[in-house]
RNA sequence: GGGCCCGUAGCUCAGCGGUUAGAGCUCUCCACUCAUAAUGGACGCGGUCGCUGGUUCGAAUCCAGCCGGGCCCA
Numbered sequence: 001g002g003g004c005c006c007g008u009a010g011c012u013c014a015g016c017g018g019u020u021a022g023a024g025c026u027c028u029c030c031a032c033u034c035a036u037a038a039u040g041g042a043c044g045c046g047g048u049c050g051c052u053g054g055u056u057c058g059a060a061u062c063c064a065g066c067c068g069g070g071c072c073c074a
Stems, first nucleotide, its partner, number of pairs: 001073007010025004018057001027044001028042004050066005
C1' cells in the first nucleotide's frame, strides 16, 4: 500500500428501512435468611447505536468518506 470482517448499555451480544432500541451478566432497591450466599421480584439504573455527510416520508439498519480494532496479502 491492497483486500475482508467488526464498532449498539460498565461487560458479552441481539436487533427485515416503520410502535418508545432490547436480552443476559454487572450495579441499585425489595423479598427470602439469625446472617451471608444462592434464588425470586422491579417497563429500577444505564445508550446522542464510533464520527461527519448523503439517500429516503422515515436510517442502528442502505451509500460515501474518515477514526479505531482484528485477520490476510504484498